[in-house]
Context: one part of a larger RNA
RNA sequence: UGACGGGGGUCCGCACAAGCGGUGGAGCAUGUGGUUUAAUUCGAUGAUACGCGAGGAACCUUACCUGGGCUCGAAUCACAGAUGCUUAUAGUAGAGAUAUUAUAUUCUUCGGACAUUUGUGAAGGUGCUGCAUGGCUGUCGUCAGCUCGUGCCGUGAGGUGUUGGGUUAAGUCCCGCAACGAGCGCAACCCCUACUUUCAGUUACCAUCGGGUAAAGCCGGGGACUUUGGAAGAACUGCCUGCGCAAGCAGAGAGGAAGGCGGGGACGACGUCAAGUCAUCAUGGCCCUUACGCCCAGGGCUACACACGUGCUACAAUGGUAGGGACAAAGGGCAGCGAGCGUGCGAAUGCAAGCGAAUCCCAAAAACCCUAUCUCAGUUCGGAUAGCAGUCUGCAACUCGACUGCUUGAAGCUGGAAUCGCUAGUAAUCGUAUAUCAGCAAUGAUACGGUGAAUACGUUCCCGGACCUUGUACA
Numbered sequence: 001u002g003a004c005g006g007g008g009g010u011c012c013g014c015a016c017a018a019g020c021g022g023u024g025g026a027g028c029a030u031g032u033g034g035u036u037u038a039a040u041u042c043g044a045u046g047a048u049a050c051g052c053g054a055g056g057a058a059c060c061u062u063a064c065c066u067g068g069g070c071u072c073g074a075a076u077c078a079c080a081g082a083u084g085c086u087u088a089u090a091g092u093a094g095a096g097a098u099a100u101u102a103u104a105u106u107c108u109u110c111g112g113a114c115a116u117u118u119g120u121g122a123a124g125g126u127g128c129u130g131c132a133u134g135g136c137u138g139u140c141g142u143c144a145g146c147u148c149g150u151g152c153c154g155u156g157a158g159g160u161g162u163u164g165g166g167u168u169a170a171g172u173c174c175c176g177c178a179a180c181g182a183g184c185g186c187a188a189c190c191c192c193u194a195c196u197u198u199c200a201g202u203u204a205c206c207a208u209c210g211g212g213u214a215a216a217g218c219c220g221g222g223g224a225c226u227u228u229g230g231a232a233g234a235a236c237u238g239c240c241u242g243c244g245c246a247a248g249c250a251g252a253g254a255g256g257a258a259g260g261c262g263g264g265g266a267c268g269a270c271g272u273c274a275a276g277u278c279a280u281c282a283u284g285g286c287c288c289u290u291a292c293g294c295c296c297a298g299g300g301c302u303a304c305a306c307a308c309g310u311g312c313u314a315c316a317a318u319g320g321u322a323g324g325g326a327c328a329a330a331g332g333g334c335a336g337c338g339a340g341c342g343u344g345c346g347a348a349u350g351c352a353a354g355c356g357a358a359u360c361c362c363a364a365a366a367a368c369c370c371u372a373u374c375u376c377a378g379u380u381c382g383g384a385u386a387g388c389a390g391u392c393u394g395c396a397a398c399u400c401g402a403c404u405g406c407u408u409g410a411a412g413c414u415g416g417a418a419u420c421g422c423u424a425g426u427a428a429u430c431g432u433a434u435a436u437c438a439g440c441a442a443u444g445a446u447a448c449g450g451u452g453a454a455u456a457c458g459u460u461c462c463c464g465g466a467c468c469u470u471g472u473a474c475a
Stems, first nucleotide, its partner, number of pairs: 001475002003472003007469007015459002019422005026313008034304002042053002064299007076122009087104007106113002124288002127286003133282002135277003138273001140271001145184006151160003164175003190265004195233007205222002209220003236259001239253001240251004315415001319374007331362003336355002340351004381412001386407007428451007
């Protein structure tokens, strides 16, 4: 100087408390451990692994296993030699890769182009080492810290500044002070959202005027409103009162759409964990080179006495079922979205309008409201499991897809010890969309809106953190 203390002081955080809803019990989905296996490819392992890499494992992917094949090799380039092919179609053998047969088949300025083949040189490796590395990332932590120059103090390590008194979300600001300044962080500058003005009106809008319909901005038209998207304004403790030297704090204050950081995002200091990644990529070293490389078929990654994590659906009446009625936002669409009509109980299918989209489509929002019914039961709750019959995608749904119809109707009556999230348009709850994608194991992830709470006395205690101080035989 740090680190640590079941030392002290001050302060903060959904850290506790106060509340609301979960997990832990059930069934299923998914990941992991273990076991099994020819293989169940590899990585991630307290917090900071476990719906994680994977934003799509039937083949492919695919790295694993079994079997069949290739060896300048699946790709590209250079040099030398040889050949005239290449390519297309059809046949045969084969699981295919591949092998083989037949037919058709180049240009030329004669240098060659192009292609095949042989040889040589570069190949190839998802093989090892993340403890050789770059890059990227997690975490402490969006915590308020981490440092430097000059000066001063100390023999020196080092200190001071950065401590103290206040204040703040903040090393934020003020006052004081052997310090005076400065840098990286904080904040602001960026984006979204909440309000207003202005400009511009098409595909959006429709108040006034006219036409028109069963109805409808449907048409003429309008530039008001909504809205879209460019520009600007607006919030600064600016004003008032009280407290205070000041910074600032308090006020159901005024004004205002918004008030004291208005709400959210992006943004992550010096560093820590030899943290993670050699399997995104790049790369040193080591290793393989008729194989640890490459091609192919089938299988596996989907196994199953069990254990754990993360979720979904429930156990019902604040509910289930049937019929009717209303209101979003944000996205996507041409090898696509597909209105409408017909067929089918349905998944779908046949015909087919419109739309490269503020124009057309996906598209029905759902919870909600109204009416009827069920009457507390393992039930009209719950839907696992299983049987049969089908639809679709795709070369192909056996291992191993999703969906539909009929039948079947399991566990489950609110969950032990323990444990998690959340402070407001939040929790809870309700649907919608997208990426990946032929299809889909999506209950996941990422966005979007609808309905919309309760509670916070307080900081004694648990956990984590910041500053000052104290002890130390630790570094």
Molecule: small-subunit ribosomal RNA, 3' major domain
Organism: uncultured prokaryote